[in-house]
Annotation: The RNA shown here (Bacterial RNase P class A) has 370 nucleotides and comes from a soil metagenome. The sequence is in RNAcentral, with records from MGnify. The prediction has a mean pLDDT of 76. The model forms 91% of the base pairs in the Rfam consensus.
RNA sequence: AGCCGGCCAGACGGUCGCGGGCGUACGCCGUCCGAGGAAAGUCCGGGCUCCGCAGAGCAGGGCGCUGGGUAACGCCCAGUCGGGGUGACCCGAAGGAGAGUGCCACAGAAAUGACACAGCCCCGGACCUGUCCGGGGCAACGGUGAAAUGGUGGGGUAAGAGCCCACCGGCGGCCGGGUGACCGGCCGGCCAGGUAAACCCCGCCCGGAGCAAGGCCAAACAGAGACCGAGCGCUUCGGCGCUCAGGAGCUGCUCGCUCCCCGUGUCCCAGGUGGGCCGCUCGAGGCGCCGGGUAACCGGCGUCCCAGAUGGAUGACCGUCACUCGCGUGCCGCGCACGCGAGGACAGAACCCGGCUUAUCGGCCGGCUU
Numbered sequence: 001a002g003c004c005g006g007c008c009a010g011a012c013g014g015u016c017g018c019g020g021g022c023g024u025a026c027g028c029c030g031u032c033c034g035a036g037g038a039a040a041g042u043c044c045g046g047g048c049u050c051c052g053c054a055g056a057g058c059a060g061g062g063c064g065c066u067g068g069g070u071a072a073c074g075c076c077c078a079g080u081c082g083g084g085g086u087g088a089c090c091c092g093a094a095g096g097a098g099a100g101u102g103c104c105a106c107a108g109a110a111a112u113g114a115c116a117c118a119g120c121c122c123c124g125g126a127c128c129u130g131u132c133c134g135g136g137g138c139a140a141c142g143g144u145g146a147a148a149u150g151g152u153g154g155g156g157u158a159a160g161a162g163c164c165c166a167c168c169g170g171c172g173g174c175c176g177g178g179u180g181a182c183c184g185g186c187c188g189g190c191c192a193g194g195u196a197a198a199c200c201c202c203g204c205c206c207g208g209a210g211c212a213a214g215g216c217c218a219a220a221c222a223g224a225g226a227c228c229g230a231g232c233g234c235u236u237c238g239g240c241g242c243u244c245a246g247g248a249g250c251u252g253c254u255c256g257c258u259c260c261c262c263g264u265g266u267c268c269c270a271g272g273u274g275g276g277c278c279g280c281u282c283g284a285g286g287c288g289c290c291g292g293g294u295a296a297c298c299g300g301c302g303u304c305c306c307a308g309a310u311g312g313a314u315g316a317c318c319g320u321c322a323c324u325c326g327c328g329u330g331c332c333g334c335g336c337a338c339g340c341g342a343g344g345a346c347a348g349a350a351c352c353c354g355g356c357u358u359a360u361c362g363g364c365c366g367g368c369u370u
Base pairs, nucleotide, nucleotide: 001369002368003367004366005365006364007363008362010321011320012319013318014317015316016315018034019033020032021031022030023029036346040357041356043355044354045353046352047351048210049209050208051207060206061205062204063203064202065079066078067077068076069075080094081092082091083090084089095201096200100199101198102195103194104193117142119138120137121136122135123134124133125132126131127130150168151167152166153165154164155163171188172187173186174185175184176183177182214278215277216276217275223269225268226266227265228263229244230243231242232241233240234239246260247259248258249257250256285304286303287302288301289300290299291298292297323343324342325341326340327339328338329337330336331335
C1' cells in the first nucleotide's frame, strides 16, 4: 500500500416516565422482563392456517457446471472450468448452436447454399511493346467488420491452398486418474462462424391464498324464523262474557281504577357489525463442553427463558468513567500529562423461522499478500 474473515454498536449509578407477566396487606404498592445487526426492502425458501385435490398429463412459471449441507431454497460449503489481478484474492444466468426455425446493424465483393472488390499466376489474340480483350487457375497478400471457414513457422507451386510437415487450438476414438464436473497421455483425419438474459430442445422443481390466515364470545339498529297463557260459563261452533296471570299509564311504592293483551309486543332464535378473547410467542431456540466432518453442517450432554404492543411501550434528564476529534498549556522531542469544548451512525419489532440484498459514526481482533 492492499486482500480475506470475525466482533462491538459505550459502561455504571441516580430521578421521572411507558408496555407486559406475577404477587398483592389494593396504595397509581412490590418484583421480574422489555428491539436489531440489520427489527428495513418484502426479493427467495419453509413452518403454521383456511380452501381445493384419486392418480397422471397438458398449459403456465421457476431453476440450470459437479459433489455435499438443509425443513427447504434462486442460500451455504467444497471442488471443476472460464475471465481479471505481480500477488493475497476476486468475479461468472457456467446445460444444448452436430434436432429445427429466426436474426447478425454499419461497413464490406461476400454475414452462411459463404464470397471475389482491389490483386496474383498461366494460356491465346490485338497493336501504338506495355497496355487492352478473351479463356482458365487462386484466395497467400491489401481493404471492411465485433466476427471472413483454424493459428504460427517451414516445405511445395506458374501463383496458391491442411496440398504436405512440426507445434498450438478444436473435434472424434482408445487408455489411465477422479463419486463427478473434469484432467492427463496416445492415435486419427481436417470436416463444423456467432447468437438460446431469440423461439426452441433436454433435465429437475412448483396447487391457491395469507395472521386483515383462521377460531370463539357477543351490544345497539334492522329482521325473514319462534312464542303470546290458565280456569269457568254460554253458544247459532264463527265467537262472546267473567276471573286469574302479563304489559302500560295515573304516582316514587302498595292497594285501587282505566286501557291493552297479534302489537312501534317479548328479545327465544339466526346472522355476526361496533367491541372483546384466542391464534401470540418455547423455538428447525440461545450459550457452554465433547465427538464426527476439509467445510457448510450434524450428533450427544449440560444449562438458560430472552418483547408481545393493537393508534401501537422500549424514552427523557443529570453525574462519573472510557473512546474519537479540535484548541490551549507544560516538557528538548516521537509522544505523554492536564484543562476546555464538541461528537457517537443506520435504523426500529407486529405470526414465527432460514437466507439474500440494501443502509450504517467510529473502533477492535485474527490470518495473508506485494